[in-house]
Molecule: transfer RNA
Organism: candidate division WWE3 bacterium RBG_19FT_COMBO_53_11
Parts: sequence; C1' cells; structure tokens
RNA sequence: UCCGGGAUCGUCUAAUGGUAGGACUGCGGAAUUUGGAUCCGCCAAUCUUGGUUCGAAUCCAAGUCCCGGAA
Repeated sequence: UCCGGGAUCGUCUAAUGGUAGGACUGCGGAAUUUGGAUCCGCCAAUCUUGGUUCGAAUCCAAGUCCCGGAA
C1' cells in the first nucleotide's frame, strides 16, 4: 500500500428494514436474628459523520480504531 472481517448498556452476547432484548455486575426492595444464597423491580448501549428509506443497529459512502491475510 491492497484485500477481508469487526466495533451494540460497566462486561459478555442477541436483534427478517418496523417498540434495541437477555445474562452478569451495580442500585432499591422482599425474605433472614445477621450475612450468603434465593425472589421481585430499576438503571444503563447501537464507533463518528453524511446518504437511501414512511421508517436504519441492519442497506450505501467516507473516516477512526482493532484483528487477519497478501505483497
């Protein structure tokens, strides 16, 4: 330099173009003499900027970063 893949709550991981979900962590509560375990609830995210579309995490373009390959 070229080619391919990836980026989603604090972490891991889903989502046929149609309400962004689940688990763990955290917070609150129930229960317990206390704690742990258990149960219920809550908080929290689409890498950035544009485009297409009635509607974009998803499709298109450019950029940033990471991984792999070629020379």